[in-house]
This is a predicted structure of an 87-nucleotide RNA (c-di-GMP-I riboswitch aptamer) from a Chloroflexota bacterium.
RNA sequence: ACUCCGAAAAGGCAAACCCGCCGAAAGGCGUUGACGCAAAACCACGGGUCUGGGGCCGAUUAGGGCCAUGAUCGCCGGGCCGCCGAA
Numbered sequence: 001a002c003u004c005c006g007a008a009a010a011g012g013c014a015a016a017c018c019c020g021c022c023g024a025a026a027g028g029c030g031u032u033g034a035c036g037c038a039a040a041a042c043c044a045c046g047g048g049u050c051u052g053g054g055g056c057c058g059a060u061u062a063g064g065g066c067c068a069u070g071a072u073c074g075c076c077g078g079g080c081c082g083c084c085g086a087a
Stems, first nucleotide, its partner, number of pairs: 012037002019030004035074001042079002045077003048072003054067004
């Protein structure tokens, strides 16, 4: 000097619940509120999970099963941008 880690400081984000709206639903947006988070900023590229309006199968002793193009980045991996830097 550089790299890894991340104490402290300044801040940041905002789970669940409630209310309203959108949606077939999962879920999303706003409000309220903080469970937590060093990327809990962003991206749906890979995997997982969730939903099934719609499609397919079964069935009339029906109530079921399968499928993502939908959702989830606060499930994981990856990509990419950012604040501080003690031991």